[in-house]
Transfer RNA from a Pyrinomonadaceae bacterium, 74 nucleotides, folded computationally. Taxonomically the source falls in Pyrinomonadaceae (Bacteria, Pseudomonadati, Acidobacteriota, Blastocatellia). Its Rfam family is "tRNA". Rfam classes the family as a transfer RNA. The coordinates come from a structure-prediction model, not an experiment, and the mean pLDDT is 83.
RNA sequence: CGCGGUGUAGCUCAAUGGCAGAGCACUCGAUUGAUAAUCGAGCGACGUCGGUUCAAUUCCUUCCACCGCGACCA
Numbered sequence: 001c002g003c004g005g006u007g008u009a010g011c012u013c014a015a016u017g018g019c020a021g022a023g024c025a026c027u028c029g030a031u032u033g034a035u036a037a038u039c040g041a042g043c044g045a046c047g048u049c050g051g052u053u054c055a056a057u058u059c060c061u062u063c064c065a066c067c068g069c070g071a072c073c074a
Stems, first nucleotide, its partner, number of pairs: 001070007010024004018054001026042005047063001050060002
């Protein structure tokens, strides 16, 4: 430098052109003599700039970050 892939909650992952979900974690409560476990509730996210569209997290473009492959230089 080129090609491809990935980017969603604190972590690990879903899903979708029409209100973005789960598990774990965290907070509060119930339970217990207490802790753990269990149960209930709560908390919290679509990488950036544009474009298409009635509507974009989703499609397209630009950039950024990470991963893989290749190339170049030494």